Transfer RNA from a Bacteroidota bacterium, 73 nucleotides, folded computationally. NCBI's taxonomy places the organism under Bacteria, Pseudomonadati, Bacteroidota. Its mean pLDDT, the model's own confidence on a scale to 100, is 80.
RNA sequence: GGGUAGUUAGCUCAGCAGGUAGAGCAGCUGACUCUUAAUCAGCGGGCCGCGGGUUCGAAUCCUGUACUACCCA
Numbered sequence: 001g002g003g004u005a006g007u008u009a010g011c012u013c014a015g016c017a018g019g020u021a022g023a024g025c026a027g028c029u030g031a032c033u034c035u036u037a038a039u040c041a042g043c044g045g046g047c048c049g050c051g052g053g054u055u056c057g058a059a060u061c062c063u064g065u066a067c068u069a070c071c072c073a
Base pairs, nucleotide, nucleotide: 001072002071003070004069005068006067007066010025011024012023013022019056027043028042029041030040031039049065050064051063052062053061
C1' cells in the first nucleotide's frame, strides 16, 4: 500500500429483504432469609465509532474517515 471482518447498554452479543433498538450478565429497588448467598418480582441505562449522501423514513443502503483483528504485498 491492497483486501476481508468488526465497531449497537458498564461487559458479551442479537437486531441486515429500510419503518423511530433487544437479550444475558452486571447495577439499583423490593420480597424471602437471623445475616450473606441463592431464588423471585420490578426499575434504570444506548438513538447504533464519527461525518456526508439517498429516502417520507437509515443501526440497516451508498460514500469518506478513525480504530481493532486477520490475510496479501